[in-house]
RNA sequence: GGCGAUUAUAACUCAGUUGGUUAGAGUAGUAGGUUGUGGUUCUAAAAGUCACGGGUUCGAAUCCCGUUAUUCGCC
Numbered sequence: 001g002g003c004g005a006u007u008a009u010a011a012c013u014c015a016g017u018u019g020g021u022u023a024g025a026g027u028a029g030u031a032g033g034u035u036g037u038g039g040u041u042c043u044a045a046a047a048g049u050c051a052c053g054g055g056u057u058c059g060a061a062u063c064c065c066g067u068u069a070u071u072c073g074c075c
Stems, first nucleotide, its partner, number of pairs: 001075005007069002011027004020058001030044004051067005
């Protein structure tokens, strides 16, 4: 370099695919309660172009095509 496969969702680790409710959890961070202080614990809010571009559809994280990147296998 060629071919094939896999993966890409919050700062991190991940869930969510017979297409349909407002896209979720844990951890971390932030604010507050609890405490003499800290830790632990409880509560709350915030944080997302669902890798990028296009297509199909009334409707796409989900289906199709292309691109990028990661990992693996073969040559």